RNAcentral holds the full RNA, with entries from ENA. The part of an RNA shown here (large-subunit ribosomal RNA, domain VI) has 249 nucleotides and comes from Candidatus Defluviibacterium haderslevense. Model confidence (mean pLDDT): 86 of 100. NCBI's taxonomy places the organism under Bacteria, Pseudomonadati, Saprospiria, Saprospiraceae, Candidatus Defluviibacterium.
[in-house]
Context: one part of a larger RNA
């Protein structure tokens, strides 16, 4: 910009694109076969490896804005308490998210035409002959089947709604994201944040009592604290506004 009004949502599928791998073991059967030794075809199950795509309920990692212990040293007048720095100071633990070493599934059946090949019927050539006419099989391969992009498929399809609609700026955000873009919300409102309660973490706070000469210990106390989690609450923050299209007829 095109698609012959414009937009939003829903489709069809030309036509690509990705997948395709393999092993062991069991039955069948110690069967057919073989003098034995040994030892199946065809079929049906189990169960792994490598590869993929999804997900975080489990187990694991990571979790420098969570909790805890602690070492040396400055501050906060001094205890007591707390904080800076010193690799996050060192260590012990960990939510959310992100992963894999972890869970789930996955390749598959089936059709069709066929190759190399195997047939039947059969003449040229009174026989034979899979071929010359016809007819039948026949592979991981080909085509569809499975999973996915698509109508710029200039051959731009369909359908359904709406017409004053419709998109933008700008603000709150986000399992989106370099920026653009996408997605939710914008008071007729749970969009972030904060609060309130849980969840999950950490591992019994500080103050004050009590026992001991102190370290310390118990009591109050499964306590105090706590980021990304779940619900819920308009407390504050998405205020007013602006812009641009509006073709056709």
């Nucleotide at each position: 910009c095109g698609u012959u009004g414009u937009a939003a949502c829903a489709u069809u599928g030309a036509a690509g694109g990705g997948a395709a791998c393999u092993g062991a073991c069991u039955c069948u059967a110690g069967u057919a076969c073989g003098a034995g030794a040994g030892g199946a075809c065809c079929g049906a199950g189990u169960u792994g490896g490598a590869c993929g795509u999804a997900c975080c309920g489990c187990u694991a990692g990571u979790g420098u804005a969570u909790c805890u212990g602690u070492u040396g040293u400055g501050c906060c007048g001094c205890c007591a308490g707390g904080u800076g720095c010193a690799a996050u100071g060192c260590a012990g633990a960990g939510u959310a998210g992100c992963u894999a070493c972890g869970u789930a599934c996955g390749g598959a059946a089936u059709a069709g035409a066929u190759a190399a090949g195997u047939g039947c019927u059969g003449a040229a050539a009174g026989c034979a002959u899979c071929u010359a006419a016809g007819c039948a099989c026949g592979a991981a391969g080909c085509u569809a089947a499975c999973c996915u992009u698509a109508a710029g498929a200039u051959g731009a399809g369909u359908g359904u709604u709406a017409c004053u609609g419709g998109g933008g700026u700008c603000g709150u955000a986000g399992a989106a994201g370099a920026c653009g873009a996408c997605u939710a919300c914008g008071u007729u409102g749970a969009u972030a944040g904060g609060c309130u309660a849980c969840a999950g973490g950490u591992g019994u706070a500080a103050g004050c009592g009590u026992a001991g000469u102190a370290a310390u210990a118990c009591g109050u106390u499964c306590a105090g604290c706590u980021g990304a989690g779940u619900a819920g609450u308009a407390c504050u923050a998405a205020u007013u506004a602006c812009c641009c299209c509006u073709u056709a007829g």